[in-house]
RNA sequence: GGACGAUUAGCUCAGCUGGUUAGAGCGUUGCAUUGACAUUGCAGAGGUCACUGGUUCGAGUCCAGUAUCGUCCA
Numbered sequence: 001g002g003a004c005g006a007u008u009a010g011c012u013c014a015g016c017u018g019g020u021u022a023g024a025g026c027g028u029u030g031c032a033u034u035g036a037c038a039u040u041g042c043a044g045a046g047g048u049c050a051c052u053g054g055u056u057c058g059a060g061u062c063c064a065g066u067a068u069c070g071u072c073c074a
Base pairs, nucleotide, nucleotide: 001073002072003071004070005069006068007067010026011025012024013023019057028044029043030042031041032040050066051065052064053063054062
């Protein structure tokens, strides 16, 4: 230098053919339970969906560019 892939909650990841509320597990906060802890149960908080622009009535999803990471080729 070239090809391909990934980027969604603090972490690991789903998200179907673009469609009307963006989710799970772990973690975290509060409450209950205990003499105390752990476990368990209930409830909650936490997201500019990497960034910029485009297409569309409508974008996490499609297109272009940028950034970061990974694999391969040279």